[in-house]
RNA sequence: GCAGCCGGCGAGGUGAUCGCUGGUAUGCUGCGUCAUUUGCAGCAUACGAGAGGAAAGUCCGGGCUCCACAGGGCAGGGUGCCGGCUAACGGCCGGUCGGGGUGACCCGAAGGACAGUGCCACAGAAAAAAAACCGCCGUUGCAGAGGAGCGCAACGGUAAGGGUGAAAAGGUGCGGUAAGAGCGCACCGGGUCUCUGGUAACAGGGAUCGCAUGGCAAACCCCACCUGGAGCAAGACCGAGCAGGAGGCUUGCUGUCCCCCUCCAAGGGGACGGCACCGGGGUGGCCCGCUCCGCAUCUCCGGGUAUGGUCGCUCGAGCCACACGGCAACGUGUGGCCUAGAUGAAUGAUCACCACCGCGCAAGCGGAACAGAACCCGGCUUAGCGCUGGCUGCUGCG
Repeated sequence: GCAGCCGGCGAGGUGAUCGCUGGUAUGCUGCGUCAUUUGCAGCAUACGAGAGGAAAGUCCGGGCUCCACAGGGCAGGGUGCCGGCUAACGGCCGGUCGGGGUGACCCGAAGGACAGUGCCACAGAAAAAAAACCGCCGUUGCAGAGGAGCGCAACGGUAAGGGUGAAAAGGUGCGGUAAGAGCGCACCGGGUCUCUGGUAACAGGGAUCGCAUGGCAAACCCCACCUGGAGCAAGACCGAGCAGGAGGCUUGCUGUCCCCCUCCAAGGGGACGGCACCGGGGUGGCCCGCUCCGCAUCUCCGGGUAUGGUCGCUCGAGCCACACGGCAACGUGUGGCCUAGAUGAAUGAUCACCACCGCGCAAGCGGAACAGAACCCGGCUUAGCGCUGGCUGCUGCG
């Protein structure tokens, strides 16, 4: 100097003028009230505040609200190496193993193939209890006077060599064999047992062994753990307004009271209550359970609600600084701070100076990315500008 990898900070600053929205304080006026206070509305003054690191995507996890007083199981869904952090997570941190890269570093859908089912196209002899296409070796026979060789045929042995493929009954080498083969041996690899280190995943060592049954679960599945649903357009209150109709009414026992008969008894009817059965509704799907209703819940048809107003609505698992603990994520303590709550939707405009980047000797000229809250918070993913720190590789010079 070039190329690359991993981070940090910022998202212009200051001042003035005018404008917009909420808040706090004070004062005044009005409403309400017997009166005062509380409360509501309007006006004035003063003070202070007012879009993000991603507000984006809606992919995860929660807080909160309702179903609802709400349990158990199945199904469904999610995660998947070990340890830790967190309110929680599919997130983050550290580590192990595997993969990519010369490297700094990056990625991982990282449990189980001996529970079962399924797939591995084409090529190839053969793709899982799956093999002989070309070959190699042996025996016999054919031709010829004999022998060797070559060729052909049959039988037997073989999987070391070649071929096909992503993958072919461990790899390399030596010995051995008729030719070969873990057939034997050495090393590697694998299984079993054991030792050491580590919390663990795992790593290393030793002994021994028949030298051996592929891959895919980002296929169905099995195993372990987790898991109600719907969502601020949740929901609560006020106000206003209308118009209802149809479906639907199981059976038995029992207590009290009233009535009829004739006083009692018996019998019948009615009202209220209890229990059981049956029917219907609710509880994301199904079952059990629970609960509500029996002229109801519910279902169908039809109508109404200024498409109204107020709350929810912002003090939080909050932010900043320092100290301590921890490799770190993060935790604890001390001190400080309050930083939008709109509702067809607020933060804009102008001027000056300074800062950043580019060109230029200077004067000066130009530029400034992605992009705007709508209940809130923790993550992930995506978009994208400027400044800056460390590390890796290459090249050149000293």
Molecule: Bacterial RNase P class A
Organism: Polyangia bacterium